[in-house]
Large-subunit ribosomal RNA, domain II from a Patescibacteria group bacterium, 735 nucleotides, folded computationally. The source organism's lineage runs through Bacteria and Bacteria candidate phyla. RNAcentral holds the full RNA, with entries from ENA. It matches the Rfam family "Bacterial large subunit ribosomal RNA".
Context: one part of a larger RNA
RNA sequence: GCCAACGAGUUUGUUCUAUGUGGCUUACAUAAUCUCCGAUUGGAGAGCAUGUGUAGUGAAAGCGAGGGUUAACUGCCCGUUUGUGCUUCGCUUUCGUCAUCGUUACUAGUUAGCGGGACGGAAGCGUAGCAUUUGUCGCAUAGACAAGACCCGAAGCCGGGUGAUCUAACCAUGAGCAGGUUGAAGUUUAUCGAAAGAUGAAUGAAGGACCGAACCCAAUAGUCGUGCAACACUAUGGGAUGACUUGUGGUUAGCGCAGAAAUUGUAAUCGAACUCGGCAAUAGCUGGUUCUCCUCGAAAUAGCUUUAGGGCUAGCCUCAAAUGUUGACCUCAGGGGGUAGAGCACUGGAUGAGGGCGGGUCGCAAGAUACCGUCUUCAAUCAAACUCCGAAUACUUGAGGGUAUAAUUUGGGAGUUAGACUAUGGGCGCUAAGGUCCAUUAGUCGAAAGGGAAACAGCCCAGACCGCAAUCUAAGGUCCCUAAAUCAAAACUAAGUGUAAAAGGUGGUGUUGCGACUGCGACAGUUAGGAGGUUGGCUUAGAAGCAGCCAUCCUUUAAAGAUAGCGUAACAGCUCACUAAUUAAGUUGUUUCGCGCCGAAAAUUUACCGGGGCUAAGUUUUGUACCGAAGAUGCGGAUUCUCUGAUUUAUCAGAGAGUGGUAGAGGAGCAUUCCUUUCAGCGUUGAAGUCACGUCGCGAGGCGUGGUGGAGCGGAAGGAAGAGAGAAUGUUGGC
Numbered sequence: 001g002c003c004a005a006c007g008a009g010u011u012u013g014u015u016c017u018a019u020g021u022g023g024c025u026u027a028c029a030u031a032a033u034c035u036c037c038g039a040u041u042g043g044a045g046a047g048c049a050u051g052u053g054u055a056g057u058g059a060a061a062g063c064g065a066g067g068g069u070u071a072a073c074u075g076c077c078c079g080u081u082u083g084u085g086c087u088u089c090g091c092u093u094u095c096g097u098c099a100u101c102g103u104u105a106c107u108a109g110u111u112a113g114c115g116g117g118a119c120g121g122a123a124g125c126g127u128a129g130c131a132u133u134u135g136u137c138g139c140a141u142a143g144a145c146a147a148g149a150c151c152c153g154a155a156g157c158c159g160g161g162u163g164a165u166c167u168a169a170c171c172a173u174g175a176g177c178a179g180g181u182u183g184a185a186g187u188u189u190a191u192c193g194a195a196a197g198a199u200g201a202a203u204g205a206a207g208g209a210c211c212g213a214a215c216c217c218a219a220u221a222g223u224c225g226u227g228c229a230a231c232a233c234u235a236u237g238g239g240a241u242g243a244c245u246u247g248u249g250g251u252u253a254g255c256g257c258a259g260a261a262a263u264u265g266u267a268a269u270c271g272a273a274c275u276c277g278g279c280a281a282u283a284g285c286u287g288g289u290u291c292u293c294c295u296c297g298a299a300a301u302a303g304c305u306u307u308a309g310g311g312c313u314a315g316c317c318u319c320a321a322a323u324g325u326u327g328a329c330c331u332c333a334g335g336g337g338g339u340a341g342a343g344c345a346c347u348g349g350a351u352g353a354g355g356g357c358g359g360g361u362c363g364c365a366a367g368a369u370a371c372c373g374u375c376u377u378c379a380a381u382c383a384a385a386c387u388c389c390g391a392a393u394a395c396u397u398g399a400g401g402g403u404a405u406a407a408u409u410u411g412g413g414a415g416u417u418a419g420a421c422u423a424u425g426g427g428c429g430c431u432a433a434g435g436u437c438c439a440u441u442a443g444u445c446g447a448a449a450g451g452g453a454a455a456c457a458g459c460c461c462a463g464a465c466c467g468c469a470a471u472c473u474a475a476g477g478u479c480c481c482u483a484a485a486u487c488a489a490a491a492c493u494a495a496g497u498g499u500a501a502a503a504g505g506u507g508g509u510g511u512u513g514c515g516a517c518u519g520c521g522a523c524a525g526u527u528a529g530g531a532g533g534u535u536g537g538c539u540u541a542g543a544a545g546c547a548g549c550c551a552u553c554c555u556u557u558a559a560a561g562a563u564a565g566c567g568u569a570a571c572a573g574c575u576c577a578c579u580a581a582u583u584a585a586g587u588u589g590u591u592u593c594g595c596g597c598c599g600a601a602a603a604u605u606u607a608c609c610g611g612g613g614c615u616a617a618g619u620u621u622u623g624u625a626c627c628g629a630a631g632a633u634g635c636g637g638a639u640u641c642u643c644u645g646a647u648u649u650a651u652c653a654g655a656g657a658g659u660g661g662u663a664g665a666g667g668a669g670c671a672u673u674c675c676u677u678u679c680a681g682c683g684u685u686g687a688a689g690u691c692a693c694g695u696c697g698c699g700a701g702g703c704g705u706g707g708u709g710g711a712g713c714g715g716a717a718g719g720a721a722g723a724g725a726g727a728a729u730g731u732u733g734g735c
Stems, first nucleotide, its partner, number of pairs: 001735006011147003015144010027052003033046005056063002066078004083132005089126010100116006150288002153285001157278006168252009177242001179211003182207001186203007215239003219236005254270001256266003263272001291669006301314005315416002317413007325404001329401007341389001342387002347383003351379009360369003419445004423440006450461003465637004470633003476627003479612003485624001487623006498614001504598003508595003513590005525582005531555003536550003561576001564575003638659010670724001672721008681713002689708008
């Protein structure tokens, strides 16, 4: 890892609630106990204690169809036996018939209207009676509470014991330490000395002395690291007569002991050993939780919370009952508002110009003004916490429509309270974030499959009951991959723009408007001229059009600046403006819009069209076809609800509306084991099990036939559960 078996909402309660169902209702149920029958539990009868109910209210004493509140309530709160059906009686309204009286109008005859009477019908209200509800006790189902309470899972806490054969310390008794080195005290002796003593030699043997094996240790490096080994090996290293090492026996015990002290050791276990018990400790946490079909279908919000990944109540879901149009939505009419926008009338911000007054500075003064303050005028402005104004929506009241997408109330059962993105209005942030926090009871996902966006929960289209080798469409597409236009028309783009981005730049190109010049010849080109006074004056070494300053005239002219550049030391020289001729038809300035171009650098490989590739198969505008989904339609089938009609007492037929779905609520079923009754069922002429095939059922599953197997098993109607396996690092077994 696979296979098989086992493996999780159970049981109990003198508890409570709801629903369904049954008994009784002259309220219900009896408990202990007693009597009788049967004897193995049991059955029948008696037993009115007790409980619920028949009355409520108050915190209670208590009072009581009332009670409480209060000094007291005209008040307020909770109550005063519920509904349905039938019958009887009374009242009211209305309709019809009959007879008649009064009155109003006028065509003056009756007609029309109003009021009064009797009978019959219908509706509403009330009284009385009966029945049924109500009530109570069982059973079932669902939920709550108490218990292990759906199952598995801690680390831990407490109690009783077991451990010092490991290790720590201590006690008792034993054992071990090759060899070498050093040479303390003391002693002897020699010399010196008055002596104390000093010096030398010899002897001597001390030491937590030295070197170094055994022995003990473990500082450094490497090896090993599924090892030789749950701490080893190799090399180097430290101690090695000592606070040394070691054998044997003993002592100290967990709220403890020991500790040359490290939270170190205490049997591979140590911030409190191990073992058994309390114990199924507790777990707001993680994981798991087993058959089918049908109906509906959420939430990720608010308030409170030692609360924030948990709860409680509300909101949203479901089931049942009740009300009976109240619902979403639409129309009309009426309300309040201070948002968007706008504005500057207030409160503040902020800019420019002018005027008055004051200050400062200058000036003898008159006065002047780079400056400052204040008041004021004009102009143009800004504001979530400004408003002289002010929408659209939204909200709300009334009336009408509206029988479905319904609504409201009461009761049973939940789940949810980590949300995500998109669009829009905003706060925080950097008008950063796949950021964060609100709002729009917005959309989608969540809980939604299908088509498109290459791939892509949240984007676009569209909501899957089942089947069909049918049709039409949506978004999006139609050269090939790849279903459908190499479709039609008119333009643009030349950048592979399309297929990535800004400020800024662009004589790339198309387009719009307004100008200027132009056959009396424009623009560009070519030929020729471009002069004289004069080298203007000043300055200067020089300054001659062209270093600089001042002036910038006149003449000849078709035209020619006291010169727009280059150049020279200064001149010279070359151009320009300007003019003529020649040539010949458009030239030039500015502006609007479209598509381009530059700006443009990243890390494995083209790599910013999905690819091929495309000059359209790109872009703009217009049009006609076609493709395209689980959408719509067609045909067939299933099922839920509503209505109608038949029957009949749960089915059939028709019509209409439905049938995505997580948590979750509700409904209907299948299968397993056992029990009761029955079939006086089946079975060696072959049961269960098992394999294959066929068939029925939407499905869980059922049935049949054949093989295998070799002794038990089933149908129907009920009942009871150790009642369904793929997951739990599940448990056990096998491979």